About this RNA:
Model confidence (mean pLDDT): 76 of 100. A computed fold for a 368-nucleotide RNA from a Gemmatimonadales bacterium, annotated as Bacterial RNase P class A. The source organism's lineage runs through Bacteria, Pseudomonadati, Gemmatimonadota, Gemmatimonadia and Gemmatimonadales. It is recorded under the gene name rnpB. It matches the Rfam family "Bacterial RNase P class A". It is annotated as a ribozyme. Gene Ontology terms of the family: tRNA processing, ribonuclease P activity and dimeric ribonuclease P complex. The RNAcentral record of the sequence draws on ENA.
C1' cells in the first nucleotide's frame, strides 16, 4: 500500500450569549398555595424488545411423589443467571479468527420430502458371476455378489493386499470404530499410550420419550402511612329541626320510642405522602488474577413526572461537501446527519444505528 479479523471510545461538534421547560435548594411579597429573583441539577448507548437472573414488596407455605417449565461439555467469575471469562471437543476458514441447546440413537414409539430397486432386522435398477434354455453378434428364467456406476441431505466402516466362479471384514496391514477397575499428562472435560473385539443394527432427541439437574406465585396499578364530600355501620345526646330573603303575622314540609336534628367513632373511595433516587453506585490510583473479576484507599453526589420536563435562535471557532480564484491556500455557500428517548431499581442477552475515531492482529505486494 492492498485485502481481510478482532476489539474499544465517542455519538444531533466546541466555547459563550439571549429566551424557554422540568426537579430541588435560598431570598423577597403578610403563609413550604401563587409570583418574582439568583443558584444548582437535568436522557441512552441502547433509556427499545420485555427474552433471562435478582434485588424489593405482599400472598401462600410439614414432608414425599406426580405433572409442568427450563437448563445439559470442564473448571472458574458473581448477588444470581440460559451471562460473563479461561479450557476441551466438533465443524467453516490458507491464517488471524468465526460458528455450536455440546448428555443418551444396542429401552421404546414417531418421522425421513423429491428423486431411487431400495430410507433399515436390513437394499439387486444397470452391471459383475455361475447355471440352464432358446432362432447363436443377443435374449430368457434360477441363483450368487454391496468391487464399480446410478439416485439422494443421508446408502450398510474407509485405502491397500490377499482371496474367490464373481464378489465381500471372507482374511490381513494401517485408519476409523467399540470395550477395559489398565499406563501417562490435567483439578476436569479431555488427549495420548497400551491391550482387546471383525466391528455390534444409518440420520432425527430446538420429535415424543429417557437420563441428571434447578423451580411456591403475584409483581411498585407492588406495599405502607395520612385522609374529604356523599351513603350505609355503631355509639351518645336528643324535642324539636328546615323553608317561604330578614322582622312579625300566617302557611308548608320532616320528626317526637317507626328517633328530626346535632356530636363522636371505625371502614372503604376521591385526593395528598411514601416507596423513589447513595447505588451489587461513578471515577481514580495500588494490589492480586492468563482473564471474567476482585481487594484496599482517595474522591464524587449524578434526572426523575403521572399527561409526563431535557427545546429553540445568534456568535466566534473546528470538521464535511460544493463552487470560483491569484491554489500545501484564500473567499462565498449549504451542513454538523442515525437509531431512539428515562417512568421501582439493578445485572445480562437480543434487537436498532449516520457520521467519526483508537488500538491490536493476519495474508499478499513493494521499497530500504
Nucleotide at each position: 500500500g492492498u485485502g481481510g479479523c478482532g476489539g474499544g471510545g465517542c455519538g444531533u461538534g466546541a466555547c459563550g450569549g439571549u429566551c424557554g421547560c422540568g426537579g430541588c435548594c435560598c431570598u423577597g411579597a403578610u403563609g413550604c398555595a401563587u409570583c418574582a429573583g439568583g443558584g444548582u441539577c437535568g436522557a441512552g448507548g441502547a433509556a427499545a424488545g420485555u427474552c433471562c437472573g435478582a434485588g424489593c414488596u405482599c400472598c401462600a407455605a410439614a414432608g414425599g411423589g406426580u405433572a409442568g417449565a427450563c437448563u445439559g461439555c470442564c473448571a472458574g467469575g458473581u448477588a444470581a443467571c440460559a451471562c460473563c471469562u479461561g479450557g476441551g471437543c466438533g465443524c467453516c476458514g490458507a491464517a488471524a479468527g468465526g460458528c455450536g441447546a455440546c448428555g443418551g440413537a444396542a429401552a421404546g414409539g414417531g418421522c425421513c420430502a423429491c428423486a431411487g430397486a431400495a430410507a433399515a432386522c436390513g437394499a439387486a435398477c444397470c452391471g459383475c458371476c455361475u447355471g440352464u434354455c432358446c432362432u447363436u453378434u443377443g435374449g430368457g428364467c434360477a441363483g450368487g455378489u454391496a468391487a464399480g456406476g446410478g439416485u439422494g441431505a443421508a446408502a450398510a466402516g474407509g485405502u491397500g493386499g490377499g482371496g474367490u466362479a464373481a464378489g465381500a471384514g471372507c482374511c490381513c496391514a494401517c485408519c476409523g470404530c467399540g470395550c477395559g477397575a489398565c499406563c501417562u499428562g490435567g483439578c476436569a472435560a479431555c488427549a495420548g499410550g497400551c491391550g482387546c473385539g471383525g466391528c455390534a443394527c444409518g440420520g432425527u432427541a430446538a420429535c415424543c420419550c429417557c437420563c441428571a439437574g434447578u423451580c411456591g406465585g403475584a409483581g411498585c396499578a407492588a406495599g405502607g402511612c395520612c385522609a374529604a364530600a356523599u351513603a350505609g355501620g355503631c355509639g351518645g345526646c336528643g324535642a324539636g329541626g328546615c323553608c317561604c330573603g330578614a322582622c312579625c303575622c300566617g302557611g308548608g314540609c320532616c320528626g317526637g320510642u317507626u328517633g328530626a336534628g346535632c356530636c363522636g367513632c371505625g371502614g372503604g373511595u376521591a385526593g395528598g405522602c411514601u416507596g423513589c433516587a447513595a447505588g451489587a453506585g461513578g471515577u481514580g490510583g495500588c494490589g492480586g488474577g492468563c482473564g471474567a473479576c476482585c481487594g484496599c484507599c482517595a474522591u464524587c453526589c449524578c434526572a426523575g413526572a403521572c399527561a409526563g420536563a431535557u427545546g429553540a435562535c445568534c456568535g466566534u471557532c473546528c470538521g464535511g461537501g460544493c463552487a470560483u480564484c491569484g491554489a500545501u491556500g484564500a473567499u462565498g455557500c449549504c451542513u454538523g446527519a442515525a437509531c431512539a428517548g428515562a417512568a421501582c431499581u439493578c445485572g445480562g442477552c437480543u434487537u436498532a444505528c449516520a457520521g467519526c475515531u483508537c488500538c491490536g492482529c493476519c495474508a499478499c505486494c513493494u521499497g530500504c